[in-house]
Context: one part of a larger RNA
RNA sequence: CUCUCGCUAAGGAACUCGGCAAAAUGACCCCGUAACUUCGGGAGAAGGGGUGCUUCUAGUAGGAAAUGCCUCUCGCAUGCGGAUCCGAAAGAAGCCGCAGUGAAGUGGUCCGUGCGACUGUUUACUAAAAACACAGGUCUCUGCAAAAUCGUAAGAUGAUGUAUAGGGACUGACGCCUGCCCGGUGCCAUAUGGUUAAGGGGAAGAGUCAAGGGUCCGCCCGGCAGCUCUGAACCGAAGCUUCAGGUAAACGGCGGCGGUAACUAUAACCGUCCUAAGGUAGCGAAAUUCCUCGUCGGGUAAAAUCCGACCUGCACGAAUGGCGUAACGACAUGGACACUGUCUCGGCGAGAGACUCG
Numbered sequence: 001c002u003c004u005c006g007c008u009a010a011g012g013a014a015c016u017c018g019g020c021a022a023a024a025u026g027a028c029c030c031c032g033u034a035a036c037u038u039c040g041g042g043a044g045a046a047g048g049g050g051u052g053c054u055u056c057u058a059g060u061a062g063g064a065a066a067u068g069c070c071u072c073u074c075g076c077a078u079g080c081g082g083a084u085c086c087g088a089a090a091g092a093a094g095c096c097g098c099a100g101u102g103a104a105g106u107g108g109u110c111c112g113u114g115c116g117a118c119u120g121u122u123u124a125c126u127a128a129a130a131a132c133a134c135a136g137g138u139c140u141c142u143g144c145a146a147a148a149u150c151g152u153a154a155g156a157u158g159a160u161g162u163a164u165a166g167g168g169a170c171u172g173a174c175g176c177c178u179g180c181c182c183g184g185u186g187c188c189a190u191a192u193g194g195u196u197a198a199g200g201g202g203a204a205g206a207g208u209c210a211a212g213g214g215u216c217c218g219c220c221c222g223g224c225a226g227c228u229c230u231g232a233a234c235c236g237a238a239g240c241u242u243c244a245g246g247u248a249a250a251c252g253g254c255g256g257c258g259g260u261a262a263c264u265a266u267a268a269c270c271g272u273c274c275u276a277a278g279g280u281a282g283c284g285a286a287a288u289u290c291c292u293c294g295u296c297g298g299g300u301a302a303a304a305u306c307c308g309a310c311c312u313g314c315a316c317g318a319a320u321g322g323c324g325u326a327a328c329g330a331c332a333u334g335g336a337c338a339c340u341g342u343c344u345c346g347g348c349g350a351g352a353g354a355c356u357c358g
Base pairs, nucleotide, nucleotide: 001353002352003351004350005349006348007347008346010344011343014342019339027051028050029049030048031047036041038173052095053094054093055092056091062086063085064084068080069079071077072075096100101105108337109336110335111334112333113332114331115329116328120132121131136171137170138169139168140167141166142165148157149156150155174324175323176322177321179254180253181252184251185250186247187246188245193241194240195239199235200234204230205229206228207227208226212221213220214219255273256272257271258270259269282316283313294310295309296308297307298306
C1' cells in the first nucleotide's frame, strides 16, 4: 500500500450526479396515533413508557382431576365432592451493574410530485421498469358440420362448449367523462351502366383429298364428301370501375388573413379565403415547451432541480383514451427529522495479502 472488519475528538451531508455506502431503527407489553379515504384502510402512522434478579402477595386466581357419594332412563350417564398435580398476572419491598429484548437474530421515519390502479410477469448471462399482464369497458366476427386455427388429406383443436358461448382487435381498477369530421383509405350494404375468363357459339378461312381435265408419263391443274386446323359477331360470374348511401371505442383528421370598445392594451364583435370538419370538456414550460435557467409566488443565506400558479400549447387533448384518484411500488423526482468517517481530514487497531527467508 491492497482487501475484509472494529473504534474515533469537534462538526453532522459541508461528500457526491445522487446520503451511494455506512450508521441509525429493531423483539414483546402498555399508552397514544393526523391529513386523506373506495370507510376496508392509512396504521407497527407519528410519538412516548416499561422489560433483569430475590422475597412477599401465593402454592393464591385459574386449570386438570382419582377413590367416594346422590339420582335415575343403569350408561363410556347426570350431579356432588375434592385427595393429588400444574400454576400465573397486576402489585409491594429489596439487590447489582455503565448498561436487564445486557449476546445473536430482529422495521429508520415523515411531507410533496410524476407514472402505473392493485397481487403478479419480463430481456436464463449488462435493463425488473413508467414495459407486459390484469379484473373492468367497447367494437367486430360466429346459428353449430360455427367462426378461427393446424394439416396435402383423413382428421384434430375450438368443445363433449352453443351467442350470459367461442374467436379477433383496441382500451386498461374505480370516479367524472369520452366533443366535431365519412372528403381520402378500410369495412358494410345496394343495385344501374361499363369492362370481363373459361365455356357456349359458329360467320369466314386453311390443310389433305375422290371424280374430272392436262401431260414431256416425272407429274401438274382441280377441288365434292370425310378428317383436321384457325376462328369473327353474339351470350357469358365474381372482381374492378361508375352512381347514390352507411360506418371513427374503423385507419385517420380536427385552419389562415384583416379590422374593431371613450387612456393604453386586448378583442366578446365584424369581414374575407380555404376545408370533410376546423380541437369541445379537461389539462397545460408537462416523462410533451424549441426560444428557456419563460414570468410570478413558495421553499434555501444562496435553487439549472422541486412545488403552486399564469397560458405566448415551437409541437396536450378525449378508449393510439382525457382529467382526477384512496391503497399499493427493490419505479422516478424534490424536501425534512433521526443518524452517522460520505465529508472537513485524517488517525488508531485486528485479520488476510504484499516484502524477506524457506